[in-house]
Context: one part of a larger RNA
RNA sequence: UGACGGGGGCCCGCACAAGCAGUGGAGCAUGUGGUUUAAUUCGAUGCAACGCGAAGAACCUUACCUAGGCUUGAAAUGCAGUGGACCGGGUAUGAAAGUACCCUUCCCUUCGGGGCCGCUGUACAGGUGCUGCAUGGCUGUCGUCAGCUCGUGCCGUGAGGUGUUGGGUUAAGUCUCGCAACGAGCGCAACCCCUACUAUUAGUUGCCAUCAGGUUAUGCUGGGCACUCUAAUGGGACUGCCUACGCAAGUAGUGAGGAAGGUGGGGAUGACGUCAAGUCAGCAUGGCCCUUACGCCUAGGGCUACACACGUGCUACAAUGGGUACUACAACGGGUUGCUAAGCCGCAAGGUGGAGCCAAUCCCUUAAAGGUAUCCUCAGUUCGGAUUGGAGUCUGCAACUCGACUCCAUGAAGUUGGAAUUGCUAGUAAUCGCGUAUCAGCGCGACGCGGUGAAUACGUUCCCGGGCCUUGUACA
Repeated sequence: UGACGGGGGCCCGCACAAGCAGUGGAGCAUGUGGUUUAAUUCGAUGCAACGCGAAGAACCUUACCUAGGCUUGAAAUGCAGUGGACCGGGUAUGAAAGUACCCUUCCCUUCGGGGCCGCUGUACAGGUGCUGCAUGGCUGUCGUCAGCUCGUGCCGUGAGGUGUUGGGUUAAGUCUCGCAACGAGCGCAACCCCUACUAUUAGUUGCCAUCAGGUUAUGCUGGGCACUCUAAUGGGACUGCCUACGCAAGUAGUGAGGAAGGUGGGGAUGACGUCAAGUCAGCAUGGCCCUUACGCCUAGGGCUACACACGUGCUACAAUGGGUACUACAACGGGUUGCUAAGCCGCAAGGUGGAGCCAAUCCCUUAAAGGUAUCCUCAGUUCGGAUUGGAGUCUGCAACUCGACUCCAUGAAGUUGGAAUUGCUAGUAAUCGCGUAUCAGCGCGACGCGGUGAAUACGUUCCCGGGCCUUGUACA
C1' cells in the first nucleotide's frame, strides 16, 4: 500500500421487512447428471453450467457407431509427362457410393502452341484431431457499482502519501465550502433512439366534420384534408417561479402553472481491472499429432435409450370455475419458390376453388380474457387431462425406430404441496391472447406486441451483495 475480520462508524440495492404470485408434491415438455449402449458426437459445471451453444437432430444437418467403398483425394493452386473435347445417353452389379463397359462428340491458332477435360507422377490438399494454461477476436461476471488514474508542485531516506481526506449534499469522485495543493484524463451526467403533449409542412393506399348522390348495409361514390393517423422538422421541463430551512450546494411542499416536475418513463451505452472465467466446435492462429487415414464418399442406425437424481417450464387440482349459444374492443409484425379471400365439400384436421396483393390498398386476421343468457351444485365431478385402442389429415423421396394436427373411444396421477427456496415497487406483479425469426414439416422454448390490471413498503436491528472512512493483523 492492499486484502481479510463472527472490529467500529456512515450509506445504498426487491438485500431484509410489508405484500402479491410462485417453485419444491402430481402428470407432461425440455436441459443436465448417472446408468445403459456398437454409438448414445462435442462443449458449458457455485453465483456467472443445466428451455445453455441449438433462431428449430425423420434423411440432410452430423462432428458419433456399424457396414460398403476412394487414395493428389469432395473443393484449391502449381509443375512434368500422356491422352482426348467437356457435356450428354445407356448396360451390368449394388442399399447407395462406387466398380466394369458401350454409344455419341471440340474451339482458337501467327501452325510454335493455347483454351477445356481425363489419367500417371510430384509439390501439396484435408483433419469439428490435442492444447482457451501458447494466442487474436468476441463474451460472461463483479456492476450501470462510483470508482480508476495522470502531469506539475509539496511531504517522506524509501516503499509511498497528498490531490481522491474533512463539513454538508447527491442516483453519482454530483455539486458546494474548506484545505499544500493546482489542474487534467478514463468513467457519472448530457449529446442518440422509443414513448407521453403540441405547432408547422404534407394528404394516398389513411381519415369523414360539413355539402351532394346511392344502398338491405358499408367512406360505397363525387368532394374535402377539419379531425384521427402517418412521418419529417421544431417547441416544451430548467428547481425556471412561490413559500420554509440553509453561507452555498441543495432539501421539503395536497404550492402555482403545465400533457409531463425535480434523472418524466423505457432503451442503447459497461471506466482501470478481477476470475490463467468461457470459447482452438463460429472464425482466425503458434506448437504438436494423422496422411491408402484421426482425410473423403455412401446406406442404415444413433444424438429421441431409462431403475434413478436435479434444474427450467407448461397443464391442473376447480364454482372469482367448467360447458353451450349469441356478442364487443388491439398492437407489433410477415407475405411472390409467398400470403391466400368469397363460395362449395368434410363432425374436424383439411380439401376444392381461385378473386386480390411486390401491399397504410389485398391476405395472414374470427384476438382472448370481457359482456349477455342458460346448464352444472362441491363430487375425483359436466374438475383434470396423462395414457392407450381405432380411424384419418398435412408436409416431405421417405413419418417403423422418430413429426405435427384432427375425430371417436379410454379416462391415470392430482383435493393447493415437508425442509427449503424464487420473482416482482406501477401500467409493475398477476392474468389473457396475438405476431415473428429459424423453418418443407414441427416449440409448452426464445424474442417482441398489445388487452385487463392489483397489494404493500413502519423501517434498516438482522440475512446477502456493494461503496467510503477508520481500526487490528503471525496474510501478500

This is a predicted structure of a 476-nucleotide part of an RNA (small-subunit ribosomal RNA, 3' major domain) from Melioribacter roseus. It matches the Rfam family "Bacterial small subunit ribosomal RNA". Its family is annotated with structural constituent of ribosome and ribosome in the Gene Ontology. RNAcentral holds the full RNA, with entries from ENA and SILVA. Model confidence (mean pLDDT): 83 of 100.